Source information
The RNA shown here (transfer RNA) has 84 nucleotides and comes from an Acidimicrobiales bacterium.
RNA sequence: GCCCGGAUGACGGAAUCGGCAGACGUGGAGGGCUUAAACCCCUCUGGUGGCAACACCGUGCGGGUUCGAGUCCCGCUCCGGGCA
Repeated sequence: GCCCGGAUGACGGAAUCGGCAGACGUGGAGGGCUUAAACCCCUCUGGUGGCAACACCGUGCGGGUUCGAGUCCCGCUCCGGGCA
């Protein structure tokens, strides 16, 4: 230099043919159970603003297509692999 794959909450990891982003698990917080605990069960858990209702933003970065993009297209960064 060329080719292939990848980057999503605190972490692992889903998301079908482009249609509610974050299922499920781990971790964390609150509660239940218990004499007390462990186990187990229930609820919550991306960010910002707001008393709240709610609003806006958010899939490595910057653009594009589209009514609509994690997903398609272009460029770039980083990680892994292959060829030279």
It matches the Rfam family "tRNA". Rfam classes the family as a transfer RNA. Its mean pLDDT, the model's own confidence on a scale to 100, is 81.